RNAcentral holds the sequence, with entries from ENA. Predicted 3D model of a 72-nucleotide RNA (transfer RNA) from Blepharisma stoltei. The prediction has a mean pLDDT of 85. Its Rfam family is "tRNA". Rfam classes the family as a transfer RNA. The source organism's lineage runs through Eukaryota, Alveolata, Ciliophora, Blepharismidae and Blepharisma.
RNA sequence: GUUUAAGUAGCUCAGUGGCAGAGCGCUAGACUGAAAAUCUAGAGGUCAACAGUUCGAUUCUGUUCUUAGACA
Repeated sequence: GUUUAAGUAGCUCAGUGGCAGAGCGCUAGACUGAAAAUCUAGAGGUCAACAGUUCGAUUCUGUUCUUAGACA
């Protein structure tokens, strides 16, 4: 330099046009003599950035950035 894949909550990941979710973690409560485990509730997100298509974009298109792989 060329090319492929990935980027979504603190972490690991779903969701592939129509209200953004799960597990773990965190906070509070219940339970306990106290803790763990368990149960209940809650907080936490510019869906990498910009532009385009669309009534509507995390999702489709283009460019850029970052990470990983392949080729040279």